[in-house]
RNA sequence: GGGGACAUAGUACAACCUGGCUAGUAUUUCCGCCUCCAGAGCGGACGAUUGGGGUCCAAAUCCCCAUGUCCCCA
Numbered sequence: 001g002g003g004g005a006c007a008u009a010g011u012a013c014a015a016c017c018u019g020g021c022u023a024g025u026a027u028u029u030c031c032g033c034c035u036c037c038a039g040a041g042c043g044g045a046c047g048a049u050u051g052g053g054g055u056c057c058a059a060a061u062c063c064c065c066a067u068g069u070c071c072c073c074a
Base pairs, nucleotide, nucleotide: 001073002072003071004070005069006068007067010027011026012025013024020057029045030044031043032042033041050066051065052064053063054062
């Protein structure tokens, strides 16, 4: 220098292909129940689409650019 993949709660992953319900699950944290206390278990709450632009009635999803990580070629 060229090509490709990826980026979603604090953490780990779904949803993207085929645009459409309040973006879901586990865990962390917090609260409650339980317990003599704690843990485990059960119930609940909080919390996220890397940034910008475009297309569309409607974008996590499609298009473009940027940033970051990884891989391949030179």